[in-house]
C1' cells in the first nucleotide's frame, strides 16, 4: 500500500400481525325535547384505561445429535413472547447494498 473481517456515521431497500370489543373524556354532524340554561340519542375522529385474539426482524431469554471440552461453555433468520408491535400515515425495524472515518485483526 492492497484485500478481507470488525466498529461508528450517512444514504437507500426492508416483513409480519385486530380499520377487534367495552368504558371514560374531548371534538363534532344530524335529530328530538325544552320559555331559557340545557338534556337525550346518533355519525365520524382523537386520547386514556381495560378484555380477548394475533405478530417477531429493536432489545431480552432458552436450546443442539454441532464445535471446543476435565467440569462445563458457545449460536441463529430456530424456540419463547418479558418488553415491543398489530387499518392508512408516521415511527421502529433484524438483515442487505453503497459511501465514508478511525482503530484493531488476518493474509
Nucleotide at each position: 500500500g492492497c484485500u478481507g473481517a470488525u466498529c461508528g456515521c450517512g444514504c437507500g431497500g426492508g416483513a409480519g400481525a385486530g380499520u377487534u370489543c367495552c368504558g371514560a373524556c374531548g371534538a363534532u354532524u344530524c335529530g328530538u325535547c325544552u320559555g331559557u340554561u340545557g338534556a337525550c340519542g346518533u355519525c365520524u375522529c382523537g386520547u386514556c384505561g381495560g378484555g380477548c385474539g394475533c405478530c417477531g426482524a429493536a432489545g431480552g431469554a432458552g436450546c443442539a445429535a454441532c464445535c471446543g471440552c476435565c467440569c462445563c461453555g458457545g449460536a441463529a433468520u430456530c424456540u419463547c413472547u418479558c418488553a415491543g408491535g398489530c387499518a392508512c400515515c408516521a415511527g421502529g425495524g433484524a438483515c442487505c447494498g453503497c459511501g465514508u472515518g478511525g482503530g484493531u485483526c488476518a493474509a
This is a predicted structure of a 107-nucleotide RNA (Glycine riboswitch aptamer) from Novosphingobium ginsenosidimutans. The model forms 86% of the base pairs in the Rfam consensus. Its mean pLDDT, the model's own confidence on a scale to 100, is 77. Taxonomically the source falls in Novosphingobium (Bacteria, Pseudomonadati, Pseudomonadota, Alphaproteobacteria). The RNAcentral record of the sequence draws on Rfam.